[in-house]
RNA sequence: ACGAACCUCUGGAGAGACUCAAAGGAGCACCGAAGGGGAAAGCUACAAAGAUGUAGUGAAACUCUCAGGUAAAAGGACAGGGGAUUUUGA
Numbered sequence: 001a002c003g004a005a006c007c008u009c010u011g012g013a014g015a016g017a018c019u020c021a022a023a024g025g026a027g028c029a030c031c032g033a034a035g036g037g038g039a040a041a042g043c044u045a046c047a048a049a050g051a052u053g054u055a056g057u058g059a060a061a062c063u064c065u066c067a068g069g070u071a072a073a074a075g076g077a078c079a080g081g082g083g084a085u086u087u088u089g090a
Base pairs, nucleotide, nucleotide: 003086006083007082008081009080010079011078016028018027019026020025029070030069031068035066036064037063038062042057043056044055045054046053047052
């Protein structure tokens, strides 16, 4: 240098500007790309003594829809440009 995290600029999807009510709300329908949950193969350990069983580990843009979202604004995974810091650091 790179990587990680951080700052900044740019791009950035999906789905009701729903209905009822009244002003602290309720209801139905939907979306997945803040965040969060889940766990396949494999691997590991134990048991069994047979070819399995139990437990752990184990990823996502998959899945769930808790949270969040369904005009604009804001947010937004991710990508690109720039920056500074650390110093081998997932």
The RNA shown here (Glycine riboswitch aptamer) has 90 nucleotides and comes from Clostridium manihotivorum.
Its Rfam family is "Glycine riboswitch aptamer". Rfam's curators write: This family represents the bacterial glycine riboswitch. Gene Ontology term of the family: glycine biosynthetic process.
Model confidence (mean pLDDT): 79 of 100.